RNA sequence: AGGUUCCUUCGGGGUGGGGUGGAAUUCCCUACCGGCGGUACAGCCCGCGAAGCCCGGGUAAACAGCAGUCCCUGGGCCCGAUCCGGUGAAACUCCGGAGCCGACGGUUACAGUCCGGAUGGGAGAAGGAGCGA
Repeated sequence: AGGUUCCUUCGGGGUGGGGUGGAAUUCCCUACCGGCGGUACAGCCCGCGAAGCCCGGGUAAACAGCAGUCCCUGGGCCCGAUCCGGUGAAACUCCGGAGCCGACGGUUACAGUCCGGAUGGGAGAAGGAGCGA
């Protein structure tokens, strides 16, 4: 030094204008937004996270006393959407153009943008301290 242990902090954005209607930030027109790692700079490529479903394990307290709830943890499934041209050594990532996508629950009318789980969680990022040849 590689490495390793511990700690701290950070870590998701967007409904503006109009129409219809008894009622819509949910429908229609237009507008706005885009987590993390990889790679020639990515919402659309590869992978991860979150959410949802299933199976297994653990467990303080409380409830229950068959099963289980809550919580922690492992695994599986599931998980939306892009093409054309140009430049270049290299780009579905840049430039030009034309498209497309967006969990679950709630809501007086159907939600990427409102309310909620969430002052949560998390892929990860930055910094500090120790150990260590």